Transfer RNA from a bovine gut metagenome, 68 nucleotides, folded computationally.
[in-house]
RNA sequence: CAGAUAUGGUUCAUCGGUAGAACGCCAGCUUCCCAAGCUGGAAAGGGGGGUUCGAUUCCCCUUAUCUG
Numbered sequence: 001c002a003g004a005u006a007u008g009g010u011u012c013a014u015c016g017g018u019a020g021a022a023c024g025c026c027a028g029c030u031u032c033c034c035a036a037g038c039u040g041g042a043a044a045g046g047g048g049g050g051u052u053c054g055a056u057u058c059c060c061c062u063u064a065u066c067u068g
Stems, first nucleotide, its partner, number of pairs: 001068006009023004017053001025041005046062005
């Protein structure tokens, strides 16, 4: 200098319209106890700005990581 990536605790979806899943966590049910199972719950868009009625999504800057 060029390119890529950044989303719950973790791993990943979501290519302009209430941000979902799995595992994990919490509570309850079940069980003599544990585990398993079932039900419910909390929890996220790296940061700033712009475009738009509306941005995780499009544009710019910036930060971190990776590749050349």

It matches the Rfam family "tRNA". Rfam's curators write: Transfer RNA (tRNA) molecules are approximately 80 nucleotides in length. The same sequence occurs in records of 2 taxa. The prediction has a mean pLDDT of 82. RNAcentral holds the sequence, with entries from MGnify.